[in-house]
Context: one part of a larger RNA
RNA sequence: CGUUAGAGUAUUGAGAGGAUUCUUCUUUAGUACGAGAGGACCGAGAAGAACAUACCGCUGGUGUACCAGUUAUCAUACCAAUGGUAAACGCUGGGUAGCUACGUAUGGAAAGGAUAACCGCUGAAAGCAUCUAAGUGGGAAGCCCACCUCAAGAUGAGUACUCUUAUUGUGAAAACAAGUAAGAUCACGGCAAGACUAGCCGUUACAUAACCGCUCUUUUAAGAACGGUUUGCAAAUAGGCAUCAAGUAGAAGUAUAGUAAUAUAUUAAGCUGAGAUGUACUAAUAGAUCGAGGA
Numbered sequence: 001c002g003u004u005a006g007a008g009u010a011u012u013g014a015g016a017g018g019a020u021u022c023u024u025c026u027u028u029a030g031u032a033c034g035a036g037a038g039g040a041c042c043g044a045g046a047a048g049a050a051c052a053u054a055c056c057g058c059u060g061g062u063g064u065a066c067c068a069g070u071u072a073u074c075a076u077a078c079c080a081a082u083g084g085u086a087a088a089c090g091c092u093g094g095g096u097a098g099c100u101a102c103g104u105a106u107g108g109a110a111a112g113g114a115u116a117a118c119c120g121c122u123g124a125a126a127g128c129a130u131c132u133a134a135g136u137g138g139g140a141a142g143c144c145c146a147c148c149u150c151a152a153g154a155u156g157a158g159u160a161c162u163c164u165u166a167u168u169g170u171g172a173a174a175a176c177a178a179g180u181a182a183g184a185u186c187a188c189g190g191c192a193a194g195a196c197u198a199g200c201c202g203u204u205a206c207a208u209a210a211c212c213g214c215u216c217u218u219u220u221a222a223g224a225a226c227g228g229u230u231u232g233c234a235a236a237u238a239g240g241c242a243u244c245a246a247g248u249a250g251a252a253g254u255a256u257a258g259u260a261a262u263a264u265a266u267u268a269a270g271c272u273g274a275g276a277u278g279u280a281c282u283a284a285u286a287g288a289u290c291g292a293g294g295a
Base pairs, nucleotide, nucleotide: 001153005164006163007162008161009160010159011158015150016149017148018147021049022048023047024046025045026044027043033038051107052106053105054104055103059101060100061099062098066094067093068092069091070090071086072085073084074083075082076081112144113143118138119137120136121135167178168177169176170175183290184289185288186287187203188202189201190200191199206232207231209230210229211228212227213226215224216223217222218221237283238282239281240279241278242277243276244275246272247271248270253266254265255264256263257262
């Protein structure tokens, strides 16, 4: 831009792509067959390999500063306790979320149709014979379906439901322009979405009373509308905070024991990135733009 008004949601499937694998064992059965040696078809069951897809409950990996230990050196005056640097974590032991495989789950199936080689039935040309000439049956990991994914730019542009509406200006009309509706975009807070785009989620509504401001009406004190503040009740997107999970491994300080290194108690302590639940404390402000007039 198109799909012949403009939108939102859900779909059909022309067509396209992917997948289709293989092995071993048990049984049938030491049966059929065969002098024996040997040794099945058909059928039933089980295990696995590689591959593919998804996921992180389990087992592990990573986890660049989450926890602890520790060496050298520098600093905070000293002790103690901490912090910086040591190749972009100094080294070492662990490790949440996320991402992952070495982990887990699932898959290849079954059924149908038309066939190839091949096997047939009926059957002439050619009184016989012949699967073929007319007619007709079976038959493969292959073909078409079936299974999974995408898919109406399938210009042949499909279908269903729901929402919005016959505004204003110029014009003879066609048409052009403008402001809007449903809706959408930007913006704003974000994401298990992401190179950028794109995609997805969210963005504080409403009401009573009091007070204040302002406008209008009648009238000099009342009434009505609007805006703001307080209050009540909503709204959990991110951060903060609280509790928990989970990780680390027993903080500092003090006391006691010991000459001391150190140990024990207070204390399953202290600390903690991404996790869960809750909570309006902070920030989702202020707004802007596009978008039908058709049948």
The prediction has a mean pLDDT of 84.
Predicted 3D model of a 295-nucleotide part of an RNA (large-subunit ribosomal RNA, domain VI) from Ecklonia radiata.
The full RNA is in RNAcentral, with records from SILVA.
It matches the Rfam family "Bacterial large subunit ribosomal RNA".
The organism belongs to Ecklonia, within Eukaryota.